[in-house]
Context: one part of a larger RNA
Molecule: large-subunit ribosomal RNA, half A
Organism: Botryobacter ruber
RNA sequence: GGCGCAUGGGGAAUGCCUAGGCUCUCAGAGGCGAAGAAGGACGCGAUAAGCUGCGAAAAGCUGCGGGGAUCGGCACAUACGAAUUGAUCCGCAGAUAUCCGAAUGGGGCAACCCGGCUACUUGAAGAGUAGUCAUCCGAAAGGAAGCGAACCCGGGGAACUGAAACAUCUAAGUACCCGGAGGAAGAGAAAAUAACAAUGAUUCCGUAAGUAGUGGCGAGCGAACGCGGAAGAGCCCAAACCAUAGCUGUUACGGCAGCUGUGGGGUUGUAGGACUACGAUGUGAGACCAAAGAAGGAAGCAUAAGUACCUGGGAAGGUACACCGCAGCGGGUGAUAGUCCCUUUUGCGUAAGCUCUUUGGCUCUAGUAGUAUCCUGAGUAGGGCGGGACCGGCGAAAUCCCGUCUGAAGCUGCCGGCACCAUCCGGUAAGGCUAAAUACUCCUGAGAGACCGAUAGUGAACCAGUACUGUGAAGGAAAGGUGAAAAGUACUCUGAAUAAGAGGGUGAAAUAGAACCUGAAACCAUGCGCUUACAAGCUGUCGGAGGUCCUUAGUGGACUGACGGCGUGCCUUUUGCAUAAUGAGCCUACGAGUUACUCCUCUCUGGCAAGGUUAAGACUUUUGAAGGUCGGAGCCGGAGCGAAAGCGAGUCUGAACAGGGCGCAUAGUCAGAGGGGGUAGACGCGAAACUUUGUGAUCUACCCAUGGCCAGGAUGAAGGUUGGGUAAAACCAACUGGAGGUCCGAACCAGUUUCCGUUGAAAAGGAUUUGGAUGAGCUGUGGGUAGGGGUGAAAGGCCAAUCAAACUGAGAAAUAGCUCGUACUCCCCGAAAUGCCUUUAGGGGCAGCGUCGUGGUUGAGUUUACUGGAGGUAGAGCUACCGAUAGGACUAGGGGGAGUCACAUCCUACCGAAUCCUGACGAACUCCGAAUGCCAGCUAAAUAUACACGGCAGUGAGGCGUGGGGUGCUAAGGUCACACGCCGAGAGGGAAAGAACCCAGACCAUCAGCUAAGGUCCCUAAAUUUACGCUAAGUUGAACAAAGGCGGUCCAGUUGCUUAGACAGCCAGGAGGUUGGCUUGGAAGCAGCCAUUCCUUUAAAGAGUGCGUAACAGCUCACUGGUCGAGCGACAGGGCAUCGAUAAUAAUCGGGCAUCAAGCGUAAUACCGAAGCUAUGGAUAUAGUAAUAUGUGGUAGGGGAGCAUUCUAACAGCAGUGAAGGCGUUCUGUCAGGAGCGUUGGAGCGGUUAGAAAAGCAAAUGUAGGCAUAAGUAACGAUAAUGCAGGCGAGAAACCUGCACACCGAAAGACCAAGGUUUCCUGAUCAACGCUAAUCGGAUCAGGGUUAGUCGGGACCUAAGAGCGAGGCGAAAGCGCAGCUCGAUGGACAACGGGUUAAUAUUCCCGUACCGGCCAUAGGUAGCGAUGCGGUGACGGAGAAGUGAAAGGACCGCGCACUGACGGAAUAGUGCGUUGAAGGCCGUAGGUAUAGGUUUGGUAGUAAAGUACGCCGAACUUGCUGAAAGCUGAUAGUACUCCAAGGCUUCGGCCGCGGAGAUAGUGUCCCUAAUCAGGCUCCCGAGAAAACCCGCUAAGCGUUUAAACCUAUGGGCGCCCGUACCGCAAACCGACACAGGUGGUCGAGGAGAGAAUCCUAAGGUGCUC
Repeated sequence: GGCGCAUGGGGAAUGCCUAGGCUCUCAGAGGCGAAGAAGGACGCGAUAAGCUGCGAAAAGCUGCGGGGAUCGGCACAUACGAAUUGAUCCGCAGAUAUCCGAAUGGGGCAACCCGGCUACUUGAAGAGUAGUCAUCCGAAAGGAAGCGAACCCGGGGAACUGAAACAUCUAAGUACCCGGAGGAAGAGAAAAUAACAAUGAUUCCGUAAGUAGUGGCGAGCGAACGCGGAAGAGCCCAAACCAUAGCUGUUACGGCAGCUGUGGGGUUGUAGGACUACGAUGUGAGACCAAAGAAGGAAGCAUAAGUACCUGGGAAGGUACACCGCAGCGGGUGAUAGUCCCUUUUGCGUAAGCUCUUUGGCUCUAGUAGUAUCCUGAGUAGGGCGGGACCGGCGAAAUCCCGUCUGAAGCUGCCGGCACCAUCCGGUAAGGCUAAAUACUCCUGAGAGACCGAUAGUGAACCAGUACUGUGAAGGAAAGGUGAAAAGUACUCUGAAUAAGAGGGUGAAAUAGAACCUGAAACCAUGCGCUUACAAGCUGUCGGAGGUCCUUAGUGGACUGACGGCGUGCCUUUUGCAUAAUGAGCCUACGAGUUACUCCUCUCUGGCAAGGUUAAGACUUUUGAAGGUCGGAGCCGGAGCGAAAGCGAGUCUGAACAGGGCGCAUAGUCAGAGGGGGUAGACGCGAAACUUUGUGAUCUACCCAUGGCCAGGAUGAAGGUUGGGUAAAACCAACUGGAGGUCCGAACCAGUUUCCGUUGAAAAGGAUUUGGAUGAGCUGUGGGUAGGGGUGAAAGGCCAAUCAAACUGAGAAAUAGCUCGUACUCCCCGAAAUGCCUUUAGGGGCAGCGUCGUGGUUGAGUUUACUGGAGGUAGAGCUACCGAUAGGACUAGGGGGAGUCACAUCCUACCGAAUCCUGACGAACUCCGAAUGCCAGCUAAAUAUACACGGCAGUGAGGCGUGGGGUGCUAAGGUCACACGCCGAGAGGGAAAGAACCCAGACCAUCAGCUAAGGUCCCUAAAUUUACGCUAAGUUGAACAAAGGCGGUCCAGUUGCUUAGACAGCCAGGAGGUUGGCUUGGAAGCAGCCAUUCCUUUAAAGAGUGCGUAACAGCUCACUGGUCGAGCGACAGGGCAUCGAUAAUAAUCGGGCAUCAAGCGUAAUACCGAAGCUAUGGAUAUAGUAAUAUGUGGUAGGGGAGCAUUCUAACAGCAGUGAAGGCGUUCUGUCAGGAGCGUUGGAGCGGUUAGAAAAGCAAAUGUAGGCAUAAGUAACGAUAAUGCAGGCGAGAAACCUGCACACCGAAAGACCAAGGUUUCCUGAUCAACGCUAAUCGGAUCAGGGUUAGUCGGGACCUAAGAGCGAGGCGAAAGCGCAGCUCGAUGGACAACGGGUUAAUAUUCCCGUACCGGCCAUAGGUAGCGAUGCGGUGACGGAGAAGUGAAAGGACCGCGCACUGACGGAAUAGUGCGUUGAAGGCCGUAGGUAUAGGUUUGGUAGUAAAGUACGCCGAACUUGCUGAAAGCUGAUAGUACUCCAAGGCUUCGGCCGCGGAGAUAGUGUCCCUAAUCAGGCUCCCGAGAAAACCCGCUAAGCGUUUAAACCUAUGGGCGCCCGUACCGCAAACCGACACAGGUGGUCGAGGAGAGAAUCCUAAGGUGCUC
């Protein structure tokens, strides 16, 4: 380490539970709100953070009613109280009810700020209390507004999608937006529907009917009449006519007429009414009001009946004996209760409102006859054009509605009845009202569930629309359980500890101890048994030695497992996967074919049957969303055929009586269950997108308004001045000047190079380097532009880490011919990867092949044999065709040459048709022509297939091998078709290993036998078998080799030489003419050429086979002799071997190894060898009465039978003497599973038979949670740096103190703004947070802390812009000029110095000032007075020169302290200091001259007025502005010195609360900030507004006093908000204590041009391992 057992930890599954949900039923209610809602903010408690309640009268107050003992909410504590003089509590009615919100006095960034008027507070200012003050409609009274879930009506109105594309169409008048109303809404009393018969408003239900229709006649859409029901209800105006009020006209002045209004009258189609005549005072209705009564009704009251024993912690359980019941619904009580409690049942009780009844009031309502005249809804009906609504898509298109242009009739009228016309019928438009039946449920009460039970059920059982995320719209969790009762562990011990634990105690139980019921698994440990250190791998399985334990003692059982055999996971997808193709880290829970329907079809079961059946609805019952009875509307069937008229067991076609088609001669229908289809999201998860309403410019782009910033250095334009120069100019020089999208370079902005970083320090950075840096510059604050839109110096860039169309919600479960996943068992059968068609090719339809059911016929199917056929392949052939074809013969013709020209002619080793001879080819040649296959048969044998119809499929990617073909290269593991086989979907044996090759088709068991392929030396079962050969190469021994080479060897041949001596070896010869000739410098056998390569001597010897020389020479060979003594060559063929032969481990024959074999060949015998065959036993299917026989591999798929889970019903049971669940173990079934026992657990749960389903998981990069792994690994976030001593402490690298050291120092210091929101200070604490520790902290707990007339903001102003918005525009929402009001980043505006706290200070204190109202007093003036008018306020950029006692530096003086060995003085040196505000007084330098001021004349402008301003003049005057300095403030105070509590100490000294004292320049120089200055100069791009302030007048007031105004003095008053702390950062924005980002101000010294850079000061820090 492995396996097993035991005990724990961890975790939160399972079981049980339910406080919460879900879906409904029946009632109620159907609104709340200016009398201030809904919803909030802030408060209210003895202590009080949250929830609840309430509102400054604040967990409450008053009255009435109920009730009767406790109470002060959740909330269990302490303290203090209340209550029988009736509390708390319950019901009803009141009071109070801060602030925001429609929000309403004005404003606003909701919960805040600021007002007017009246009254009051002794009240002038300031402050307060109460009331009141918005807008619109309306004459007024009064009303409206805003909120609210669905339902309803109206105005607008999509897209995805479907149509397998798409445009009409569909989706759909849906989603969504907008307006409006009510408890319902809308509709509604016929200008209706019909059809020769009728009905009689509307609405809703059933049916008609998926019919009539409509429709790219596609997809789809889809009525009405009628019938059956629910409900039931009808009315009023306008007009005619009469009367009258006002006005107008007219008049003969009597009146008449018109218009507007009012009253009477009147309301319809067999017309009615007016009118005329007659007559009556009645009938009925109500939906309106009041009163009385009744039922019902809030809190509530009464309400029967049980005891004992047993078990137990506890009785309600068990046992025994009782009782009640108009009550045995339900809940609780220590387990399961009719009789213990609350209820229940029954009876009683009452306020308001509501309902009903009665009465009264009020309102409405009627007749008969006549028919001359009058009335009966006009820019209407209708028409043209263009749209829309209806079932109707423009159609033959009626009807209704709208826009536009037109435009009637008038009762003898008009409209409709699906174009139109006629007849007929129905009705009476152009005015209005109207319950019920119907729809819905935010809400209240009562109740129900074959609904859920904490990953379920609402998102939410719990303080959830919370925490958290996002700028925002919006998104959106997790999280239940001690116990009967807190009896929630007194006390002791360990420990630093109030951490944790051990004892002890409580309790039935503490392994129920609060991290608390049960407590599974992953995962992590500890102990024990066996085993493991020479052994390789899906970790199992089969066999098995040894060891340990148990035992009922057996041939028993449990654990372990040395050693051996065999053996490449699961899923998915595929022709094919161990595959190195997909998916899964592991465990637990959850997780996918469901449901609906007047739909269609098939099967089964049941009822009735030529019939079957009801729907809506009604009634009723034992009160239940249940049953029964009615209800016959309607539907299906009973008759069909035809386009139809029509006819009918027939009919249509047709001339037909013919033929043919479709029918008749087979029963349906209703309900239930199941298979399949349709429509719906339709098995689950998954888009990229489209549309619609909104939300976003805190990022970024551009723009608008208002502010800010840019060290330093350099260059030197125009212009100017001076000089020269010119007639004058021009021009030149010097100086001056200071321009510029100028130059160098910090801040700042950008992002060029390289590197680092890449699970980062950082979701874009760091280091280095680089570009711009007075400009088209950068930047702050406030604002604008919004999604097919913006913005864009343009990159498709940017629009909140998102952009070729943002984000959020919704349509919506869009669609997905695509991918993935799809859950228990067994049994039977079992495919396909083909054809045709397809905008089709990875999808479909039909056919083929599968399965299940039904049916009938017979061997119709299949195989073999036989017989008979059709055919043109293999082969073959071609003098049999067609085509092609080699050689030859012959040759028409042609080419070339010759021929004195032309012609003829001739030659030809050139080409060559046809013909002949020989040879020979062809898928698209055939004079021929098989085998096999195919067809047929009244043939024979064997065999249960085949066929038809119906239900349900899957498949329509195939692959390999063999054969013969096409294609290709006679390439492919290529591709196409055919035939067969196999894999696919097939296990087993062999081939080492291998989908397909060889053998062989697995129902199960067996330690039985026989074989197949293939094997038999060992691994490894079986022959070291037999016989005969071959191989020497380890060839070979089961993948794998060629051309070619070769005297390897064996075999069988052909042909030579040879005892007349072969072949090989050895000895010897190998000569002469001649150096042949030519050539050549030379060439002699041997560079080359020539050839008659000749002749001679010989046994033999080439004008030479090779080596060699410059050429010769030389050595050889051929050839010959001798020696030797028996075989020696050549050629072709066959077997085995050899070379050819190079790949990555020694890396292989599978290995070891093997040589007369364990190789190769031939022959033979035996054996081994499989899931084949046999044997024995068993299971199951089919057939059969049975005996028995035959089967039982299997993917997609079809069919059948079961198991388990949850709930329901009935019956009968179990359970504290222990249910479910958990953990083990034994037994049992073919499987899914079941049962027993032990233990844990502590309250429920099985069985049987039926029923109903949220009904079974390993996979979906599944969802949620938990736990592993990597791993004690990477890392611990700037390499500016730490060390020592002491302290506190359980503990110190980090905390505190000190001393050293180091770092920053245009910052890493200091101060503001934004933003944050208590982080500030003190005490306590260390679980968590802090990347380590922590005694420390920006952490946790508690307490404390922010003080303003003058600072900032408001009570002042306006900019960009915003809000409201008369009139205007717009379907609605809404937009918006003028106007009004807001809105700082700007304008206006009064305080300084010092001290003080742990923490605040221009705020407190001290001192010294200033501003504005008010009052009083005193004095003065004649004018004052505005929302009007005028002035002013009031503005750019750059540059330059001056001023300048802030700061800084230098020098000198002075004060104090210190230094100096002995050792003092003088002197010298070092360090520190030598300071001082606002305000008041003064009015200088400078600036200004087209300036400032005074007086005055004119004047047409300033909407009026004006004495003002402006404009045009005149006269006079020198003002106006304004630093600094000086005086004062100033007896401040600080440094410093002295005294000194106390503390520390290294004993030298050091720190120091507090107190006291008052010592030193009122020098010089350098330099410069602010200031002067809103200045000056130059330039062109020509550079806010309003208020404050000054002046003027209008209305009005005043002109004696008063009032008003001015001045002085005194008194009194002075509101609200901010103020802590961080603030270049550990507190802001970046998810973090994050190397990033963040506007303004100050910013010292040395060196330096400088804010560069380096070193330092003050100050801060050492970057949390």